[in-house]
RNA sequence: AGAGUUUGAUCCUGGCUCAGAGUGAACGCUGGCGGCGUGGAUUAGGCAUGCAAGUCGUACGAUGACUUCGGUCAUAGUGGCAAACGGGUGAGUAACGCGUGAGCAAUCUACCCUUGGGAUGGGAAUAACCUGCCGAAAGGCGGGCUAAAACCGGAUAUGACCACGAUCCAUAAGGAUUGGGGUAAAAAGUAGGGACCCUUCGGGGCCUACUACCUGAGGAUGAGCUCGCGUCCUAUCAGCUUGUUGGCGGGGUAACGGCCCACCAAGGCAAAGACGGGUAGCUGGUCUGAGAGGAUGGUCAGCCACAUUGGGACUGAGACACUGCCCAGACUCCUACGGGAGGCUGCAGUCGAGAAUCUUUUGCAAUGCCCGAAAGGCUGACAAUGCGACGCCGCGUGAGCGAUGAAGGCCUUCGGGUUGUAAAGCUCUGUCACACGGGAUGAAUUCCGGAACUUCGAAUAGAGGUACCGGGUGACAGUACCGUGAGAGGAAGCCACGGCUAACUCCGUGCUAGCAGCCGCGGUAAUACGGAGGUGGCGAGCGUUACUCGGAUUCAUUGGGUGUAAAGGGCGUGUAGGUGGCCUAUUAAGUCGAACGUGAAAUCCCUCGGCUCAACCGAGGAACUGCAUUCGAAACUGGUAGGCUUGAGCGACGGAGAGGAGAAUGGAAUUCCCGGUGUAACAGUGAAAUGUGUAGAUAUCGGGAGGAACACCAGUAGCGAAGGCGAUUCUCUGGACGUCUGCUGACACUGAAAUGCGAGAGCUAGGGGAGCAAACAGGAUUAGAUACCCUGGUAGUCCUAGCCGUAAACGAUGUGCACUAGGUGUUGGCCCCUUAGGGGUCAGUGCUGAAGUUAACACAUUAAGUGCACCACCUGGGGAGUACGGUCGCAAGACUGAAACUCAAAGGAAUUGACGGGGACCCGCACAAGCGGUGGAGCAUGUGGUUUAAUACGACGCUACGCGUGGAACCUUACCAGGGCUUGACAUGCAUUUGCAAUCCUUCCGAAAGGUUGGACCUCCCAGCAAUGGGACUUUUGCACAGGUGUUGCAUGGCUGUCGUCAGCUCGUGUCGUGAGAUGUUGGGUUAAGUCCCGCAACGAGCGCAACCCUUAUGUUUAGUUGCCACCCAGAAAUGGAGCACUCUAAACAGACCGCCAGUGUUUAACUGGAGGAAGGCGAGGACGACGUCAAGUCAGUACGGCCCUUACGCCCUGGGCUACACACGUGCUACAAUCCCCACUACAAAGAGCAGCGAGACCGCAAGGUGGAGCAAAUCUCAAAAAAAGUGGGGCCAGUUCAGAUUGGGGGCUGCAAUUCGCCCCCAUGAAGCCGGAAUCGCUAGUAAUCGCGCAUCAGCCACGGCGCGAUGAAUACGUUCCCGGGUCUUGUACACACCGCCCGUCAAGCCAACUGAGUAGACAGCACCCGAAGCCGCUAUUCUAACCCGCAAGGGGGGGAGGCGUCGAAGGUGUGGUUUGCAAGGA
Repeated sequence: AGAGUUUGAUCCUGGCUCAGAGUGAACGCUGGCGGCGUGGAUUAGGCAUGCAAGUCGUACGAUGACUUCGGUCAUAGUGGCAAACGGGUGAGUAACGCGUGAGCAAUCUACCCUUGGGAUGGGAAUAACCUGCCGAAAGGCGGGCUAAAACCGGAUAUGACCACGAUCCAUAAGGAUUGGGGUAAAAAGUAGGGACCCUUCGGGGCCUACUACCUGAGGAUGAGCUCGCGUCCUAUCAGCUUGUUGGCGGGGUAACGGCCCACCAAGGCAAAGACGGGUAGCUGGUCUGAGAGGAUGGUCAGCCACAUUGGGACUGAGACACUGCCCAGACUCCUACGGGAGGCUGCAGUCGAGAAUCUUUUGCAAUGCCCGAAAGGCUGACAAUGCGACGCCGCGUGAGCGAUGAAGGCCUUCGGGUUGUAAAGCUCUGUCACACGGGAUGAAUUCCGGAACUUCGAAUAGAGGUACCGGGUGACAGUACCGUGAGAGGAAGCCACGGCUAACUCCGUGCUAGCAGCCGCGGUAAUACGGAGGUGGCGAGCGUUACUCGGAUUCAUUGGGUGUAAAGGGCGUGUAGGUGGCCUAUUAAGUCGAACGUGAAAUCCCUCGGCUCAACCGAGGAACUGCAUUCGAAACUGGUAGGCUUGAGCGACGGAGAGGAGAAUGGAAUUCCCGGUGUAACAGUGAAAUGUGUAGAUAUCGGGAGGAACACCAGUAGCGAAGGCGAUUCUCUGGACGUCUGCUGACACUGAAAUGCGAGAGCUAGGGGAGCAAACAGGAUUAGAUACCCUGGUAGUCCUAGCCGUAAACGAUGUGCACUAGGUGUUGGCCCCUUAGGGGUCAGUGCUGAAGUUAACACAUUAAGUGCACCACCUGGGGAGUACGGUCGCAAGACUGAAACUCAAAGGAAUUGACGGGGACCCGCACAAGCGGUGGAGCAUGUGGUUUAAUACGACGCUACGCGUGGAACCUUACCAGGGCUUGACAUGCAUUUGCAAUCCUUCCGAAAGGUUGGACCUCCCAGCAAUGGGACUUUUGCACAGGUGUUGCAUGGCUGUCGUCAGCUCGUGUCGUGAGAUGUUGGGUUAAGUCCCGCAACGAGCGCAACCCUUAUGUUUAGUUGCCACCCAGAAAUGGAGCACUCUAAACAGACCGCCAGUGUUUAACUGGAGGAAGGCGAGGACGACGUCAAGUCAGUACGGCCCUUACGCCCUGGGCUACACACGUGCUACAAUCCCCACUACAAAGAGCAGCGAGACCGCAAGGUGGAGCAAAUCUCAAAAAAAGUGGGGCCAGUUCAGAUUGGGGGCUGCAAUUCGCCCCCAUGAAGCCGGAAUCGCUAGUAAUCGCGCAUCAGCCACGGCGCGAUGAAUACGUUCCCGGGUCUUGUACACACCGCCCGUCAAGCCAACUGAGUAGACAGCACCCGAAGCCGCUAUUCUAACCCGCAAGGGGGGGAGGCGUCGAAGGUGUGGUUUGCAAGGA
């Protein structure tokens, strides 16, 4: 720091996703040790059990125990202090709750510190205790006794408080000082003590010390209250409020205050968001981030709130009180049913719910809190321990050497590679764990003992203080740490490996199983699934899930946009608000500087230090970007005061204009009415019909009525803010512009809200209605036609008054101001030179274009450039401008405006293609013009289908179908049935075996294959004397292997078809473009051609085209047999000799190039015509097929990867099948006849083939053919003879025929082992359909079509009418390119790119999901009205009770108090009502 994903590719916009860090986590797999941290986030759900707040006998009485009789110990009660701290939790709370900074002259503060004064003299009770009674219990009641530092009067009053007076100060109420007056205090305990006094003889007074007490002042600490600023979402919550806002008076409080009450006034808050709804404890901090920010508030620390739910007060310095009290509710427990008890959100622990969160541990040793004079007690605070890899940090699981690179695994191209120095082996070490031994710091100014000094004191008593010496105290813990011992011994996993993203192979699977964060993998060769090997990453952990920030500049302050991607309001006026010209002075709010206070500690950062290091901890520093106060500066912004004229406005003059409103007027046209003329049609359309018309239309002439709109002028002309405005005249009226520069003196710009205007359609009421025309009717079209076309036609269109308020209301471009090259039109005004005219300037309106901008297209002084000011709007697509709510509207509807769910895109601009029933140009038997066919018949052949044991397989539009097959009776053969073989029919190697192996004859079984019997024959080469050894060949057996027409043509090679013999397809360099790409290759001509020429930011080049090759057409030269025969000879002829002239043959060469002439054309390329020439514009034909397309065809020609079979999916054999047959299609043959058929006669070819071959003459047969075998490996011989059609003559006379030949019967021939399934041919007989073929469709442009025959390959033969060649006869037509088909170039549109056989829309059907509505129904929440009214405070009190004080001898009374009663308020509860919100709901349950 980025990356993946929209496209064929590109740039942009834009969303989605990933890589990082983090967590109080959870889950999966795995798990050695230690240190430090951390651990109920959910049900503020319910809780068993234990513990968590007591202490003081030096305040008091009493009781008990012990006793050395001195005393010591224990403690139920009274009393004091504490229990308001500490500990927990985050439910509530959007608040002065919290944070920060101020204030209290409006306050309190126990214990503590400093300091002043005081502490006098009395009284009456009460618990405990004793006793009686009630109750199950909890507990309660009555009587009697008693103490205090408990309680109550009196005295005193420095000071305090209250009212009054004075002085000073202050911020409004007030503060400080001062004068006299009034009111209210107290408690003792312990220790020691010489003299004196009292004594119940115990002691006390008194003195001293300490502790406690009363009353003041000050401090410290803590608390209360007030204020400025900050503190989440929602406007689909816009108005809220009656103690509400303020005042006067009073009450209440520690204290201000409507905090409360009475009265008075009518205020107070709110768009800078009141009120309402939702959510939430706040902060220091924590996580993330470059930062700004965003998210968060667990542990630690500060504050707040709460303590089963709700309410309430009491006590107290402090509470409305977590382990206090009262009441009400819910729940749990006890009960004798009458009543009672309880509150873990303290520490442990338990149940429940949950993905999920620990020990019912030890200790007060340390730190701290409470009590105490102290010892000490108490302390689940705390310190420790246990559990959990929950997190962070550290350590280990060994180290060195070790290559035949062992074995095994995996892969393999079979050579090897890899695991891998890894292991084994050798030499070492000893962390952790284990065993044994030693063994801490944390502990001391507490305490105990000693001794010294000092303070108080009359004191050598006593007490306090300070330094010193000695002693005691440890939960953790026999722990940390140290030493010794033994021994590599006990200690590694998890995830990933298609791209992003580091890491690759094999096997299995076969759109299955599965994976997946996004893109996406899997349909038989998956680096993506599962396993294995290997590799990568991290490591006692590793992955996954969830969540936060980041990346995301994807809410943009830093740091975005709005012409077309999402986004400018339809347009004005204008409120609040925001912003605002020049100069001077002043101020100091903003701004800047300095100082000071604060910004708690911890955290973060830096330095140093302590645990062996680190995590962790300590010390110091820095920082805490903030707030407040004071002082200073005065440029800028703001305020105040004064001035200026350039912004703005006013004035004077002038011209332009479809600007607006109202009224009046006009002509043309349509329609209708009346009248005339006139007759059969009119109208309408692609063509028609409906319609109108003989009741007189249309047409035409005249007259009239009525409504609407205003031709020409008319123009990228004008006016208006926009919508919009078009005949003429008049009246009223708005704005802009120009000139003058006179007046005012910043008066300005923008503009939420508000308000006005606002096309068309639509609505209401009343008019009007000619034409046009939704709806509707009819006629057409069509498969249908609720359309387009036609005939009609109502709302409406028009007017008046009102409503609606929307449009692609668009320049898809908000308004205003300023600045930034030009050129050229045009409208209005002014100025100058004035010649038609030209120039300048201001304001508009167009085109073009520079810089600049832009993703590009494009914009460009009329900005989309450069800046400023203000407003509006946008934040992925769909859902959706929908639902719900609200506002407006008569309605239609408008404005505002979501979510669930769903997708990984949706989109903009441009590029290359492809496509278009888009355009331009051009070509092709493409159409047209012609000739002949196919489609109908019979037959042949191929295919489909069907059938079958099998009918083998492939090929399927053109580009499968007389195709692979250029020869299926057996074979072929791959198919079927049956019979057989198993190293195999065939190849190689090793081992073994054989020499009776091979070959020939032969027996039996058998359909054959095969099995089986007997015999004949009986190895070869080399070395060696021989034995023997080696090799070759053959057989048996075994092992490797063979074999497969089994599968995949979508794994392949090769070959082929097709577009298409169409003229195209590309490259290098340069240039242009951000880029895909473009240019070149486009353009003007021309060509069969990207053929050539010219032009051009292109210049060149390659593959194609053409040419080079072959055949053919002419000639020359050479050559002359097997060819030829003109001359000569022989012969009747054929032919031979002779000859090589001719024909011919076959080699080389010539020839044709727009070369020549004329015209056209750009003086080009070229085209047109002509001459010459055998041939003329590529002479004709062939071979030759660019880049590529169709996953085209072929694994069955061969080759080849993978997979599959291996006594069979291999091999052999016999027989069958590939030849089936209701049917359908393709390709052909033969015909339907007279341009024909039959018979007879008579001409003229070319090209081929031949030795297991062609086979002559001759003879036999009607013929097919046979006998026979001359010649020929071929210009010689043979096929081969007669080429056929044509020609000549004869017959047939239009018919199912003298046409046609299918089919069938009989008889033959040939091939072959074999002709039944299933061959061909001949003869005789038979003589079917068919009389020229529907829709439709094919071929062909010249030696072509058509017609005619001949040959060859394959081949024993042949189903060949097929294929490939050869010649013979030999036409017609092409105006032309509108149309059909195919193709090429340019251009244009595109939402297509699998590319129009594309893409894509809507209904319907089935299933699933979400949302809305819904008769209703069930909860929750807060409100209002009323009822009831607990506890309790307060108030009142006529009932009742009453020790202290007063009066009184007493009785009694007074004062005061309690209880009870009454009242206000008041929680829960009840009734009613409307609201908000949530769940369920369309057959029933």
Molecule: small-subunit ribosomal RNA
Organism: metagenome